Annotation: The RNA shown here (transfer RNA) has 74 nucleotides and comes from candidate division MSBL1 archaeon SCGC-AAA261F19. Its Rfam family is "tRNA". Rfam's curators write: Transfer RNA (tRNA) molecules are approximately 80 nucleotides in length.
[in-house]
RNA sequence: GGGCCCGUGGCUCAACCUGGAAGAGCAUCCGGCUCUUAACCGGACGGUUGUGGGUUCAAAUCCCACCGGGCCCG
Numbered sequence: 001g002g003g004c005c006c007g008u009g010g011c012u013c014a015a016c017c018u019g020g021a022a023g024a025g026c027a028u029c030c031g032g033c034u035c036u037u038a039a040c041c042g043g044a045c046g047g048u049u050g051u052g053g054g055u056u057c058a059a060a061u062c063c064c065a066c067c068g069g070g071c072c073c074g
Stems, first nucleotide, its partner, number of pairs: 001073007010026004020057001028044005050066005
């Protein structure tokens, strides 16, 4: 220098191909249960979807550039 993959709540990941406005588990907090803790059960909190731009009525999703990480080729 070239090619491919990944980046989404604090963490691990879905939703992307096929655009319709983001969800699960864990963690945290509150409550229930228990003599208490843990486990279990219920609820709550939490995300400008890596950054910028474009297309569109509408973008996590499509297009472009860049940033970061990984693998491969030279």
The coordinates come from a structure-prediction model, not an experiment, and the mean pLDDT is 82.